c-di-GMP-I riboswitch aptamer from a Planctomycetota bacterium, 88 nucleotides, folded computationally.

RNA sequence: UCUCGACAAAGGCAAACCCGCCGAAAGGUGGGGACGCAAAGCCAAGGGCCUUACGCGACUUCGGUCGCCAUGGCAGCCGGUUUCCGAA
Numbered sequence: 001u002c003u004c005g006a007c008a009a010a011g012g013c014a015a016a017c018c019c020g021c022c023g024a025a026a027g028g029u030g031g032g033g034a035c036g037c038a039a040a041g042c043c044a045a046g047g048g049c050c051u052u053a054c055g056c057g058a059c060u061u062c063g064g065u066c067g068c069c070a071u072g073g074c075a076g077c078c079g080g081u082u083u084c085c086g087a088a
Base pairs, nucleotide, nucleotide: 004086005085012037013036017032018031019030020029021028022027035076041081042080043079046078047077048074049073050072055068056067057066058065059064
């Protein structure tokens, strides 16, 4: 240095759920809360997944319904990238 990851040390993050706010939704955010996490730090210009407002199309009892669509999201799916500690 690389790989690796312990009933180590020092710290860190925070799923579900509840409350407030933002959002059409997915989701985000603040507080509470811990299922878990060695990158659960960062990246949405790669793959994958979620949503479908606007738009387009069809139908319509004209209220709306359905289909397509990302320019909206998810990094705690894969991936990329940086990195604390040091038993075996």